[in-house]
This record gives sequence, structure tokens and C1' cells, in this order.
RNA sequence: CAGGUCAGCCAGGUGCGCGCGCUCAAACGAGUGAGGAAAGUCCGUACACCACAGAGCUGGAUGCCAGGUAACACCUGGGAGGGCGUAAGCUUUCGGAUCGGGCCACAGAAACAUACCGCUCCAAGGGAGUAAGGUUGAAAUGGUGGUGUAAGAGACCACCGCGAUCUUGGUAACAAGCUCGGCAAGGUAACCCCCAUCCGGUGCAAGGUCAAACAGGAGAGAGAGCUUGCUCGGCUCAUUUGAUCUCCGGGUAGACCGCAUGAGCUGGCUGGUGACAGUCAGCCUAGAUAGAUGCGCAUCCGCGACAGAAUACGGCUUAUCGGUUGACCUGAGAU
Repeated sequence: CAGGUCAGCCAGGUGCGCGCGCUCAAACGAGUGAGGAAAGUCCGUACACCACAGAGCUGGAUGCCAGGUAACACCUGGGAGGGCGUAAGCUUUCGGAUCGGGCCACAGAAACAUACCGCUCCAAGGGAGUAAGGUUGAAAUGGUGGUGUAAGAGACCACCGCGAUCUUGGUAACAAGCUCGGCAAGGUAACCCCCAUCCGGUGCAAGGUCAAACAGGAGAGAGAGCUUGCUCGGCUCAUUUGAUCUCCGGGUAGACCGCAUGAGCUGGCUGGUGACAGUCAGCCUAGAUAGAUGCGCAUCCGCGACAGAAUACGGCUUAUCGGUUGACCUGAGAU
């Protein structure tokens, strides 16, 4: 310098004017106002109400090991196997197949107990021994070589694979080594099932407070209302089949709370490989309820993507123009 890998950050800036939500203010006005995903609502919680002595059944979730966390299907570190890449690195799988059941299309002799073509022997149109070799398939009962045999076969031997005891290292998963076992038996557990751990239900339209009008109940009750500054007058309703007034309960409309100080944010230090934890200092950062966060002008650049809160938080997943920082890998060149 070129190409690549991984992990972060920014998400048009500034000024003026108009407008909207919230807070403060008597008022003028002042302050403040979306995101890295606010999204999908897929997990895990807080919180609220309901249920609940305790336990179990049913059902669901998770599943290599260790750690983190309020918790998780998340995160960090580690292990074993497979795939891609020269590499940095990316990606995927991982409890149990001797509790038991189910299934394994087509093909094939045979898919869990079997012999089609073969091979060998004999007393031979039959009987016996075999599983070398061939054929099908995604998968056919360890592989290669030798010994052996009538022909063969882990029948036996060496190496590889598999399994077990022991030793060493490691918290563990696991790894390495020694010594044994000839390895009687496939796959599927994202089919039921078994084992271990965890899980009560409903979601802020949760839930709570205040509380009209109409209707209802109880009591009082002969006057009450409109017109009017007041009186008279006029009009309307009522006069025990009750006008009007007072009180009551439930809680609809409506208003308020929940609802913004929180598993909070920023920075330093300490512990830890890390996720993270502890501690000190500083900060307050949207809160609507038909739902605010927009528009215009000027100017600069690279001419600006995906997209917008609705109880809150931790994750995951998905969408996303461009710019930028750090670490690492490969190649080439120069010193």
C1' cells in the first nucleotide's frame, strides 16, 4: 500500500421565525421534548389483581461443563465432534437408544433378526457348514493386512476405531497415558417415552381514589320555579295518587393516581481472563389519552438510511445511506 476478519461509536450540524405536548410562573415568558432499534411481541422479570396449608397429577420449557445475573431460551469463559476459509475468523451439533412402545418410504434376500446370487464339503435333484465376494439403500452388524480353514469367520494376531478399570492434569465437561475387553448388534428422542432442573393464572383496558345526570331507596313536606335589582302582577308545576328539598348506596360519564428517582445514567478507582461485581463523586434525562416531538428560511458538508415512545426493565431477532475508531490476518514493496 492492497484485500480481508472481529469489536465499537455517530445517525446531518448551526442560526432565525412560526406551531404543538409537559413542567414552572399571577402574567410576560423560561426550561424541556423519541431510538439504536422506540419495531416484532419471541423469551425472562418487576409491579398489580385473583387464587393459594403442604404436596402431587396433567401440561409446558430447558438440556456438554463452569461462571454471571433479579431472572432467562440471554451473556461470558471453557470442552468434544462436523463444515467453510491460506489465515485472522465464521458456522453448526451436543442428557438417555439395555425401562418400554412406535416408525424406518422406494429399492433390496434381509431395516432386527435375515440369506437372493454365491463359496466349500458329503453318502449329492438332497443335506450340512459359511457370510470371503456381488447386488439395494440415507443406513446392512467395526476397518486394513496377515494367520488359519474344506470354504470361511475377531476364530486368532498387529495397527487403527470403539468400550472399561486405573493413574496423572483439570472445579468440571474433558484430555493424555498404562493395562484390559474381540466388540451379540443399526438409525430416529424436532415420535411417544425416561432422567434432571424450573414453571399458579391474567396483563396498566392490571389496579386504585374522587364522583355528575337519569333511575332506585329513606325522610321531611305545602308550596316550588321562571320573569325582576326589589315588590306587585303574569306564566308553569304541585297540593297527600306528593311539586320541591335533604340524606343513602352502588360507581356510569368525567377527573385524578398508577406514570417517570430507576435491577437509572456518566466518570474514576478496586477485584475478575471475561460476562460482571463492589465503592466513591456527579447528574435528573419525553410522559400524551384521539394521543405532542412538526414546518419554513439561511448556511456548511458527505446531500442524510431504517424508522417513531404509551406501565417499566434485561435480552433475543429483524430493518438500516454513509462516515469513523481500535485490534488482528494474508499478500506485495521499501528501509

A computed fold for a 335-nucleotide RNA from an Anaerolineaceae bacterium, annotated as Bacterial RNase P class A. Rfam family: Bacterial RNase P class A. By type it is a ribozyme. The RNAcentral record of the sequence draws on ENA.